[in-house]
Molecule: Bacterial RNase P class A
Organism: Chloroflexota bacterium
RNA sequence: CAGGUCAGCCGGAUGGACGCGGGCGAACUCCGCCCGAGGAAAGUCCGCACACCACAGGGCAGCAUGCUGGGUAACGCCCGGAAGCGUGUAAACGUUUGGAACAGGGCCACAGAGAGCAGACCGCUCACUUUUGGGUGAGUAAGGGUGAAAGGGUGGUGUAAGAGACCACCGGCGGGGACAGCAAUGUCCCCGGCCAGGCAACCCCCAUGCGGUGCAAGGUCAAGCAGGAGAGAAGCCCUUUUUGGGCGGGAGCAGCCCGGCUCCUCAUCAUCUCCGGGUAGACCGCACGAGCUGGCGGGUAACCGUCAGCCCAGAUAGAUGUCCAUCCAGGCGGGUUUCCCGCCGGACAGAAUGCGGCUUACAGGCUGGCCUGGUCU
Numbered sequence: 001c002a003g004g005u006c007a008g009c010c011g012g013a014u015g016g017a018c019g020c021g022g023g024c025g026a027a028c029u030c031c032g033c034c035c036g037a038g039g040a041a042a043g044u045c046c047g048c049a050c051a052c053c054a055c056a057g058g059g060c061a062g063c064a065u066g067c068u069g070g071g072u073a074a075c076g077c078c079c080g081g082a083a084g085c086g087u088g089u090a091a092a093c094g095u096u097u098g099g100a101a102c103a104g105g106g107c108c109a110c111a112g113a114g115a116g117c118a119g120a121c122c123g124c125u126c127a128c129u130u131u132u133g134g135g136u137g138a139g140u141a142a143g144g145g146u147g148a149a150a151g152g153g154u155g156g157u158g159u160a161a162g163a164g165a166c167c168a169c170c171g172g173c174g175g176g177g178a179c180a181g182c183a184a185u186g187u188c189c190c191c192g193g194c195c196a197g198g199c200a201a202c203c204c205c206c207a208u209g210c211g212g213u214g215c216a217a218g219g220u221c222a223a224g225c226a227g228g229a230g231a232g233a234a235g236c237c238c239u240u241u242u243u244g245g246g247c248g249g250g251a252g253c254a255g256c257c258c259g260g261c262u263c264c265u266c267a268u269c270a271u272c273u274c275c276g277g278g279u280a281g282a283c284c285g286c287a288c289g290a291g292c293u294g295g296c297g298g299g300u301a302a303c304c305g306u307c308a309g310c311c312c313a314g315a316u317a318g319a320u321g322u323c324c325a326u327c328c329a330g331g332c333g334g335g336u337u338u339c340c341c342g343c344c345g346g347a348c349a350g351a352a353u354g355c356g357g358c359u360u361a362c363a364g365g366c367u368g369g370c371c372u373g374g375u376c377u
Stems, first nucleotide, its partner, number of pairs: 001373010012327007020036006038348001042359002045357005050214004062210005067081005082097006098205002104203002106199003121144002123140007152170006171195002173192008218284004227275005235247004248265006291310008328346001330344006
């Protein structure tokens, strides 16, 4: 320098104008000052906080998780480590892992004689038989064939032929021990012919965890309408009757009076007062928190501790926008090409109780570690 790989980060800047949401101010239709999206605010997939409801304790059922150690409020998340398999020259990455499937059940397509405490289709060996082609019976897993998989491998002994039947070495498994490690596990030694198929993402078994519903949770205040209780005036006349009419009386309607209008007049109404529940509406929940930034210390790391500083949206159908100027990345074109000019121009997206994760989307750019190849000194 080129290519690769892993990790972390930024994701336009400043000013002005007009708006929008919130807070404060003797500001309250005005004015001034301050604040106003994200790394994912998204999907709502996990885990919590918080709230209400349910709940003595134990068990069954159900669901989830599952190598090991650590982190955390917790997790199916994160960090470190182990083993198997795979990709890559490498850095590195992907994936799997409770039961070494002798606790039990189940399944293993097609092919094949046989798919599980095995199996004689061909072959091999022996015996009997025969019409000389063969046939029947027994033995045999060394050879062939089928298959993803057929009950260790190589060589020898042995045998009628064979076989861990026996022997040596190798491999596996089981048991015991030593060392390293907290552990998963690793390395080594000894013993035993023990030689065993796969699937637990089929049931099952083991360990651990798990009550339900979500801020439209839930709480406070409380118009109007409906409901309950109480207070409350004076009757009289007309009409055959009446839920009708008149006089009088009462109540309400602009702060008071007159006038006017409306309603009621013996009550079950008008009107007024009180009461409980509670709708609209308002407020709380709801923005000081598992908080952010920086330093120091501990730890390989995730993370933890401590000190200092900071205050960082709170709407309720939901504000966070538009324009202008200058500049910074970046792209394109042109020229007199260490430079100048012109044009374009910044992704994905967007709070609604909060927090920790995961997943998904993202123009462009920056930084660092490591690997491979090349060049120069």